[in-house]
RNA sequence: AGUGAGUCGGGCGCUCGCUUCCCUUAAAUGGGAAGAGGAAAGUCCGGGCUCCAUAGGGCAGGAUGGCCGUUAACGGCGGCGCGGAGCGAUCCGCGGAAAGUGGCACAGAAAAUACACCGCCUGCAAAGGUAAGGGUGAAAUGGUGGGGUAAGAGCCCACCGGCGCGCGAGUGAUCGUGCGCGCAUGCCAAACCCCAUCUGGAGCAAGACCAAAUAGGAGGCUGAGCGGCCCGCUCUUAAGGCCUCGGGUAUGGUCGCAUGAGUCACAGAGCAAUCUAUGGCCUAGAGGAAUGAUCGCCGCCCGCAAGGGACACAGAACCCGGCUUACAGACUCACU
Numbered sequence: 001a002g003u004g005a006g007u008c009g010g011g012c013g014c015u016c017g018c019u020u021c022c023c024u025u026a027a028a029u030g031g032g033a034a035g036a037g038g039a040a041a042g043u044c045c046g047g048g049c050u051c052c053a054u055a056g057g058g059c060a061g062g063a064u065g066g067c068c069g070u071u072a073a074c075g076g077c078g079g080c081g082c083g084g085a086g087c088g089a090u091c092c093g094c095g096g097a098a099a100g101u102g103g104c105a106c107a108g109a110a111a112a113u114a115c116a117c118c119g120c121c122u123g124c125a126a127a128g129g130u131a132a133g134g135g136u137g138a139a140a141u142g143g144u145g146g147g148g149u150a151a152g153a154g155c156c157c158a159c160c161g162g163c164g165c166g167c168g169a170g171u172g173a174u175c176g177u178g179c180g181c182g183c184a185u186g187c188c189a190a191a192c193c194c195c196a197u198c199u200g201g202a203g204c205a206a207g208a209c210c211a212a213a214u215a216g217g218a219g220g221c222u223g224a225g226c227g228g229c230c231c232g233c234u235c236u237u238a239a240g241g242c243c244u245c246g247g248g249u250a251u252g253g254u255c256g257c258a259u260g261a262g263u264c265a266c267a268g269a270g271c272a273a274u275c276u277a278u279g280g281c282c283u284a285g286a287g288g289a290a291u292g293a294u295c296g297c298c299g300c301c302c303g304c305a306a307g308g309g310a311c312a313c314a315g316a317a318c319c320c321g322g323c324u325u326a327c328a329g330a331c332u333c334a335c336u
Stems, first nucleotide, its partner, number of pairs: 001336008010298004015293002018035006037313001041324002044322005049203004056231004061199005066080005081094005095194002100192002102188003117134002119130004142160006161183001162181008207255004217245006223235003262281004267276003299311001300309003
């Protein structure tokens, strides 16, 4: 000077408040305990849980995309493979363009069946040959060298690259190697599409229970669950559902809801992600509403000082694993 990974992200104290719980009291009467984050955020993936079939088949739709692992699961993570960038630590990318359809702005002669612009060669010219050179572009019809030729060209040859078929190594992606083929296949799939795998829907305002009330009213329509469609399944054959009219009661409470794929320490297996065993700990939770304020000291920042700043991003709502995004400042480790 960089690369990767991680930690903290004001501290202590007085006073006054707020939410929940516990003890106490006639009584929020008194006392005690606990009380935001690494992202609580975006709601982008995945799972738990709940209801609908114990979630079943097909089509449609959606998602993913090198290989092997890991996991409850994933689009996450780890290791490996190939390609690219970098001196390097390291970072970025990843099915199929040889099934079909389609697209390729501008520039350029031409964007794929190359209408030859300049140049080169033949020719008096007209015209013809030539994809080797120039120029354009994100991309130009394999590359380098030699032979060859009128000039040229895989036209021929060597090496490299490519394609096909074997053999060997590897779980595999892939790698190594032998033979054959002058080379056929420009780029785009975050264009349609094809292939493989996965995928039911709704979501804690899910849903369950208690209390209170009732009219089991009148009329009309109709099986319902099932919310992409079809099949299928279940319930019901007179109940249920929907609409309209007129009414009753309530407009409450409890649970779900904080012991969990939890966290810390240590040991073991594994390159690692991760897993296993043992021991310790309990740590917010509602009414979408609490988690704060003031002062003092210290820390931090600005300032020579006096003094000033009010201190990054940001505020839980069923829970968990990830990803992404935001983040003043301080610090640690490993590597180049």